[in-house]
RNA sequence: CUCUUAUCCAGAGUAGGCGGAGGGACUGGCCCUAUGAUGCCCGGCAACCGGCUACGCGCACGGUGCUAACUCCUGCGGAUGCAUUCCGAGAGAUAAGAG
Repeated sequence: CUCUUAUCCAGAGUAGGCGGAGGGACUGGCCCUAUGAUGCCCGGCAACCGGCUACGCGCACGGUGCUAACUCCUGCGGAUGCAUUCCGAGAGAUAAGAG
């Protein structure tokens, strides 16, 4: 990097530390941000894999992951259409496995 399977409407600091300008994948929007972004550390959430197990939707020790907004909305197709709302696909993210 590609493929397969599963999940994506829950949860996680409303004065933690460092540090300083950008960030929310991409498009178009709409937002967040010096009342301090991204990032790193700490804390926390969850429980996919391993582990443990009194086998329970259990524990949270190890490997990941996550910690503004439904995956922030959207991009393609369908239904309804004044507005719009709903369904599915695609794309994306994460885990486990395979090449």